Predicted 3D model of a 73-nucleotide RNA (transfer RNA) from Patiria miniata. Rfam family: tRNA. Its family is annotated with triplet codon-amino acid adaptor activity in the Gene Ontology.

RNA sequence: GGCUAGGUAGCUUAGUUGGUAGAGCACCGGAACGGCAAUCUGGAGGUCGCGGGUUCAAACCCCGUUCCAGUCA
Numbered sequence: 001g002g003c004u005a006g007g008u009a010g011c012u013u014a015g016u017u018g019g020u021a022g023a024g025c026a027c028c029g030g031a032a033c034g035g036c037a038a039u040c041u042g043g044a045g046g047u048c049g050c051g052g053g054u055u056c057a058a059a060c061c062c063c064g065u066u067c068c069a070g071u072c073a
Base pairs, nucleotide, nucleotide: 001072002071003070004069006067007066010025011024012023013022019056027043028042029041030040031039049065050064051063052062053061
């Protein structure tokens, strides 16, 4: 340098004909318990790597760019 697959919440990740972004763990509040843990219940937390384009509408389609992994030279 070429090719392939990826970047979504603090962490691990889901998200197909483009139509309000979800889950588990962690975190915070409450219930329960003599108390703690486990348990039950509620809540907060997201410029969907970055920039641009298409579209009434983009995590999703197109272009550029950046980071990581694999592979070829």
RNAcentral holds the sequence, with entries from Rfam. Lineage of the source: Eukaryota > Valvatacea > Valvatida > Asterinidae > Patiria. Model confidence (mean pLDDT): 80 of 100.